[in-house]
RNA sequence: CCGUGCUAGAUGGGGAACUAGCGGUGCCCUGUAACCCGCAAACCGCUACAGCGGGGUUGAAUCCCUGCUCGGCGGCGGGUCGUUUCACGGGACUGCUGGUACUGUGUGGUGUUGAGGGCUGGGUCCUGCGCGGCAGAAGUCCAUGAACCCCGCCAGGUUCGGAAGAAAGCAACGGUAAAUGGAUCCUUCUGGGUGCCGCAGGGGUGCCUAGCCUGAGCCGCCUUUAUCGGCAAGCCGGGGGGCGUCCGUCAACGGCAGGUGCACGG
Numbered sequence: 001c002c003g004u005g006c007u008a009g010a011u012g013g014g015g016a017a018c019u020a021g022c023g024g025u026g027c028c029c030u031g032u033a034a035c036c037c038g039c040a041a042a043c044c045g046c047u048a049c050a051g052c053g054g055g056g057u058u059g060a061a062u063c064c065c066u067g068c069u070c071g072g073c074g075g076c077g078g079g080u081c082g083u084u085u086c087a088c089g090g091g092a093c094u095g096c097u098g099g100u101a102c103u104g105u106g107u108g109g110u111g112u113u114g115a116g117g118g119c120u121g122g123g124u125c126c127u128g129c130g131c132g133g134c135a136g137a138a139g140u141c142c143a144u145g146a147a148c149c150c151c152g153c154c155a156g157g158u159u160c161g162g163a164a165g166a167a168a169g170c171a172a173c174g175g176u177a178a179a180u181g182g183a184u185c186c187u188u189c190u191g192g193g194u195g196c197c198g199c200a201g202g203g204g205u206g207c208c209u210a211g212c213c214u215g216a217g218c219c220g221c222c223u224u225u226a227u228c229g230g231c232a233a234g235c236c237g238g239g240g241g242g243c244g245u246c247c248g249u250c251a252a253c254g255g256c257a258g259g260u261g262c263a264c265g266g
Base pairs, nucleotide, nucleotide: 001266002265003264004263005262006261009058010057011056012030013029014028015027020047021046022045023044024043035055036054037053038052039051064259065258066257067256068255070254071253074250075249076248077247078246079245081244082243083242084241085240086239088237089236090235093234094233095231096230097229098228099227100226101225104222106221107220108219109218110217116214117213118212119211120210121209122208123207124206125202126201127200128199129198130197131195132194134191135190136189137188138187139186140183141182142181143180144179150175151174152173158167159166160165
C1' cells in the first nucleotide's frame, strides 16, 4: 500500500419555552445521503457517559471526533436610539368653543306714532266645584214572548144532580213574567289621554297681553382686552405592541485546520 472480517462511533443539528438540570414529544429555523416501532405537556425518560426500551443499516472516513478572533439562516436578551401604532392620564402652550365684563372716528336694526324702567290686571300653570260632550250600565218606551207546572175568558168534552142548574178545566183567543231584539227623547249611576265653557282659591314674574306713571335710550354683529369654564386634534406624561438600527449572546449550514482503531492474508 491492497484485500477480507470486525469494533468505537454515526444514523441529523440548532433556537426559544418547559426543567434543579439534561434529553425527548409539541412550536420555530436550518438541512438531507440522515432508518423503523413503542412512550410523552397537569407530560415522558434520565442524572453530568444526563431520553429510555426493541429491531435494522453503515462503519475508520465525503460519512466518526476536536478546535477556529472565518462567513452565516434563524432565535433570545438589552438600549437616555429612530420610527410607527394603541389605550390611559394631563390641560402649561397652539387650536377650536361657551359665559361674563370691557373697548370703539366700527357696523346694522329699533325708538317721542314712546326706548328702558316701575306699578296694576288678565292669560299661560296648579287645586276644588259646576256645566257640557263622549263611553258604559240600569230605568223608561216599542215589538216578540209559556203544550202543562202563569192570569182572564173558557167552545167541545168531563164530573155532580131526577131536573133546574152547578163545578173543575184543555185547545183557540186575549194578556203577562223571565228572556230576546230594537229605540236613545227623558231619569239615575259610573268612568276619562274629555272641553276655544263657567265659578272660587292658589302660585308665578319666564313668556304673551291690556292699562297707568316716568321720559331716551335699547338690541344684534364685528374688533381690542381681561376673567371663569369646556374639548383634547396638535402638545405634555408614564406605559403596551410593531418595524428598523446598534450592542451582547446562542447558532443550522458552509469553510479552514487537525485527530481516531483491532484481527487475518498478500